[in-house]
Order: sequence, then structure tokens, then C1' cells
RNA sequence: CGAUCCCGCGCGGGAGAGUCCCCUCACCGCCAGUGCGGGGCGCCGAAGGAGCAAUCCUCCCCACCACCAACCUCUCAGGCCACCGGACCGCGCGGGUCAG
Repeated sequence: CGAUCCCGCGCGGGAGAGUCCCCUCACCGCCAGUGCGGGGCGCCGAAGGAGCAAUCCUCCCCACCACCAACCUCUCAGGCCACCGGACCGCGCGGGUCAG
């Protein structure tokens, strides 16, 4: 100097699922309508969280315990107009590790 790998930052891309019902308030002369908030039911999964396999360890056998992934499962959290968020992917930069 420096491939690979890990972490962080910036930019870009980034799905899914009711803006359904009820209520307060605000706007409005009234009705109606719109918006925020609260409640109810339904629904989604790709922040996070939780659960489990092969496998690993012990082992004569049995039993118990333990290690152990996910965009698989659960849906606690979160989300279901837009915004925000968003696993993951691409590019750039910084740091660490280190083959050469």
C1' cells in the first nucleotide's frame, strides 16, 4: 500500500395492511363536509422483541440442561391517506481486522 470481513455515516431505491364505525373539539350562520385527538373492531409485518431446526458439547442407555438462524412463526411493540419509519440492496466515505 492493501483484497476479504465487521461497524458507523451520507445519498438513492424500498413492500404489506380500513383513512371502517362511534365520540369530543375546531372550522362553518345551520345542515353537510373537512381536520386533529380518543375509543372499538378488523388487518399488516421488512425497525426492535420473542420462539424454534440442522448442528455443537456431554454421553453405554435413559432423562434433564445448555449452544443454536431466518425476510419461518408469534404479533408485545410498531404499522394500515400523506409525512415519518422501514428489513434488505446499490454507490460513496471513515474506522477496525487482516491474506498478500
Molecule: Glycine riboswitch aptamer
Organism: Frankiales bacterium